Predicted 3D model of a 570-nucleotide part of an RNA (large-subunit ribosomal RNA, domain I) from a Patescibacteria group bacterium. The organism belongs to Bacteria candidate phyla, within Bacteria. Rfam family: Bacterial large subunit ribosomal RNA.
[in-house]
Context: one part of a larger RNA
RNA sequence: CGCAGACAGUGGAUGCCUUGGUCUUAUCUACCGAAGAAGGACGCAUAUGGCAGCGAUAAUCGCCGGUUAGGAGCCACAAUCCUAUGACCCGGCGGUGUCCGAAUGGGGAAACCCGGCUACAUUUAUCUGUAGUCAGCUUUUUCUUAACAUGCAGACUUCGGUUUGUAUGCACGAAAAAGUAGGGAACCGCCCGAACUGAAACAUCUAAGUAGGGCGAGGAAGAGAAAUCAAUUGAGAUUGCCUCAGUAGCGGCGAGCGAAAUGGCAAAAGCCUAAACCAAGAAGAUUCUUCGGAAUUUUUUUGGGGUUGCGGGACUCUAAUGUGGGAGUUAAUAAGGUAGCGGAACAACUUGGAAUAGUUGACCAAAGAAAGUGAAAGUCUUGUACGUAAAACCAAAUUAACCUCUAGGAGUAUCCCAAGUACCACGGAGCACAUACUCUGUGGGAAUCCGGGGGAGCCAUCCUCCAAGGCUAAAUAUAUGAUAAGAACCGAUAGUGAACUAGUACCGUGAGGGAAAGGCGAAAAGAAGGGCGGAACGCCCAGUGAAAUAGAACCUGAAACUGUUUGCGG
Numbered sequence: 001c002g003c004a005g006a007c008a009g010u011g012g013a014u015g016c017c018u019u020g021g022u023c024u025u026a027u028c029u030a031c032c033g034a035a036g037a038a039g040g041a042c043g044c045a046u047a048u049g050g051c052a053g054c055g056a057u058a059a060u061c062g063c064c065g066g067u068u069a070g071g072a073g074c075c076a077c078a079a080u081c082c083u084a085u086g087a088c089c090c091g092g093c094g095g096u097g098u099c100c101g102a103a104u105g106g107g108g109a110a111a112c113c114c115g116g117c118u119a120c121a122u123u124u125a126u127c128u129g130u131a132g133u134c135a136g137c138u139u140u141u142u143c144u145u146a147a148c149a150u151g152c153a154g155a156c157u158u159c160g161g162u163u164u165g166u167a168u169g170c171a172c173g174a175a176a177a178a179g180u181a182g183g184g185a186a187c188c189g190c191c192c193g194a195a196c197u198g199a200a201a202c203a204u205c206u207a208a209g210u211a212g213g214g215c216g217a218g219g220a221a222g223a224g225a226a227a228u229c230a231a232u233u234g235a236g237a238u239u240g241c242c243u244c245a246g247u248a249g250c251g252g253c254g255a256g257c258g259a260a261a262u263g264g265c266a267a268a269a270g271c272c273u274a275a276a277c278c279a280a281g282a283a284g285a286u287u288c289u290u291c292g293g294a295a296u297u298u299u300u301u302u303g304g305g306g307u308u309g310c311g312g313g314a315c316u317c318u319a320a321u322g323u324g325g326g327a328g329u330u331a332a333u334a335a336g337g338u339a340g341c342g343g344a345a346c347a348a349c350u351u352g353g354a355a356u357a358g359u360u361g362a363c364c365a366a367a368g369a370a371a372g373u374g375a376a377a378g379u380c381u382u383g384u385a386c387g388u389a390a391a392a393c394c395a396a397a398u399u400a401a402c403c404u405c406u407a408g409g410a411g412u413a414u415c416c417c418a419a420g421u422a423c424c425a426c427g428g429a430g431c432a433c434a435u436a437c438u439c440u441g442u443g444g445g446a447a448u449c450c451g452g453g454g455g456a457g458c459c460a461u462c463c464u465c466c467a468a469g470g471c472u473a474a475a476u477a478u479a480u481g482a483u484a485a486g487a488a489c490c491g492a493u494a495g496u497g498a499a500c501u502a503g504u505a506c507c508g509u510g511a512g513g514g515a516a517a518g519g520c521g522a523a524a525a526g527a528a529g530g531g532c533g534g535a536a537c538g539c540c541c542a543g544u545g546a547a548a549u550a551g552a553a554c555c556u557g558a559a560a561c562u563g564u565u566u567g568c569g570g
């Protein structure tokens, strides 16, 4: 030195565990913000570093309920206090709430600096302090009107216009009121909008209206009460699911893309304007005037009326009463929710450190779900089944009152029924495709119910609907969130990046990147005291404990690696 064995060390695999994660389902909840949000900074305890909580009333204050004998949050002790005059804790409603932040008096390198005005306090006075107020934008109203524009009237005129007066409109500015801003995981609407890729290359095509960017809204959003479908029967707003159907189709007919009607289900809800016409008001013009005003007409405001396609309405005539509804307001009742409460039934012996184990004999069960307890518990604890409860707040639903909406018949001479719209041409976009349809840029440009749109080029017949104004719950999407159940999900190199002071430490100018790190024991009973020694977080006794080779570098304790020793060999 090698091999083999034994015994140790090192190391932290493995096993077991779980405080933490992952995913699913159901129900609930779903916007916050100038009344200052989300998110932070700095503070607040007897002592105070971090986390949770709170805000100069600062680990909290008040009221109302619940519950109860302990409590003063955790790491994490100690001291000192609070508490049956009910603390702590749980729930409801309030108070306070520094500074930054949309941040808004001005500034600014966020959490800082510097002001104006009003009132009060203090001061001899200044200074200072406290409370309040002072940003921008939009809309409306009021005030102010220079210039300008337009209308009307007068004068002049080279007939182009000029000028004077008056009315209206309009800029800047001032005041008041209301609104707005900023944030939000995903979901939603609109606008802009790739490429890799696939086509075995690539250009139409695909990926894909995806990713990404912008704007905006809500608890959902959007859509929505037929100028819709259908097909010779008819249906009757929208939305979502199943089906139709990988069909009909589209497609360098390649790769690929890919409906709709119908049918079944979920949920169901329908309405309001514009116009014609009437009334009233305002302004202007014309005519008349008994100077009071009247009539006509133009513009405009408000109210009534009216809302549809067996066309409807206005208008004229006629008739009768009350029917049903509401997505409104107020009140009452109130399921349920936000704390809780009650809640059955077991002992002995044996082993053991400990009984939930074994043996013997019992009991409960609308409860034998589960977790905990010194090993494995229906009957020990918390619970579970089943019952039950609210001063306060929220509140489905129901009822009542108020408010509000709602309907007939006949006539058809006249009037109305949404215009740079429909439609056309050219250029695009969206609909699976597209010649139809819808939307759109440029240029043209209708009709008025004897009207107009559609029925997949176009025309006719027939059928169907009524555009160019608006609102509308539910069924649907999502899950930052709450509650309750679960999982042939993980078990510390796994599962979230994070079971621990984790988006921490650390890295980066910054955007950003981003860890490692769990386990003594049933209970700290966490080793009093002693010895060695300069001392040790060291060792040896002693003591605790079932165990200390469970001693805090602490469950188990593999391998690599290291050492001691024995045997054999070189």
Stems, first nucleotide, its partner, number of pairs: 001569009015555001016519002020490002022487007029479002031183002039100003042055003046078001049075003061094006070082003105114003115134007136180008148169009187218001188216005198205001202252001228235002239266004249257002270471003273418001277304012309449001311417004315411004324405003328402006336394003340388003346361005362379002364368001370382003423444008451466005506513002526554001529541004